Record summary
The RNA shown here (Guanidine-I riboswitch aptamer) has 126 nucleotides.

[in-house]
RNA sequence: CAACAAGCAGUCUAGGGUUCCGUUAACGCCGAGCAGGUCGUUAAGUCUGGUCCAAGAGACGGCGUAUAGAUGAAGGGGCUUUGCUGCUGCAUCUAUAUAACACGGAAGGAUAAAAGCCUGGGAGAU
Numbered sequence: 001c002a003a004c005a006a007g008c009a010g011u012c013u014a015g016g017g018u019u020c021c022g023u024u025a026a027c028g029c030c031g032a033g034c035a036g037g038u039c040g041u042u043a044a045g046u047c048u049g050g051u052c053c054a055a056g057a058g059a060c061g062g063c064g065u066a067u068a069g070a071u072g073a074a075g076g077g078g079c080u081u082u083g084c085u086g087c088u089g090c091a092u093c094u095a096u097a098u099a100a101c102a103c104g105g106a107a108g109g110a111u112a113a114a115a116g117c118c119u120g121g122g123a124g125a126u
Base pairs, nucleotide, nucleotide: 007063008062010060011059012058015053016052020050021049022047023044024043025042026041027040028039029037030036064098065097066096067095068094069093070092071091072090074088075087077085078084079083101121103124107119108118109117
């Protein structure tokens, strides 16, 4: 000194917590009742869950991008000029690629809250 499309959002997953739902418990209320309750309050994520958040180093497809080709119209050249043939960018389509590598704090931030979220392929290490 060394990241460029190491681009963009989406659907998910590992993971994450606790607003809401559910679950569990206590208390209250109803009830003759230690039954039961589709009711209320509080607590619990050291509750499997649904909602929710969610990966640079997880998955998938899409868009985009790059290269090549085909087709089309356009522009501007050359030639042996009712034509032929290069060049330039554009549009559409097709194919291929988008890989390999990737250790990583502390601290802070958002949301109800936390996190493999964001700062961050950062600092640092190698």

Its mean pLDDT, the model's own confidence on a scale to 100, is 82.